[in-house]
RNA sequence: AAACGAUAAAGGCAAACUCGGCGAAAGCCGGGGACGCAAAGCCACGGGCCUAACCCCCGCACGGGGCACGGCAGCCGGGCUGCCGAA
Numbered sequence: 001a002a003a004c005g006a007u008a009a010a011g012g013c014a015a016a017c018u019c020g021g022c023g024a025a026a027g028c029c030g031g032g033g034a035c036g037c038a039a040a041g042c043c044a045c046g047g048g049c050c051u052a053a054c055c056c057c058c059g060c061a062c063g064g065g066g067c068a069c070g071g072c073a074g075c076c077g078g079g080c081u082g083c084c085g086a087a
Stems, first nucleotide, its partner, number of pairs: 004085002012037002017032006035074001041080003045077003048072003055066004
C1' cells in the first nucleotide's frame, strides 16, 4: 500500500411512519424519527424497476392504450473518493 472487515475505537448516514413544502406522478427537499447500512459517500455508464405530464392512437364523452425527455444510487453491476486497523 492493497486485499479483507472485529463483541475494537472515534464517529457517520438514516428505512417505515409523521409534519411542512415542491411535483401530473414516480419521487425529491427540510424538521422529527430509527429499519438497517463498512461506503446506505458521490456519479444514471450498463442491466433492472417506478411514474406517464407533454405527445401519439382509440373514443360522443367520461375515459382507455402506448411512450421518458422524468425518477430510483437503501435493486444489482461499474467508475471515483473516504475513517479505523484485530484476525
Molecule: c-di-GMP-I riboswitch aptamer
Organism: Bacillota bacterium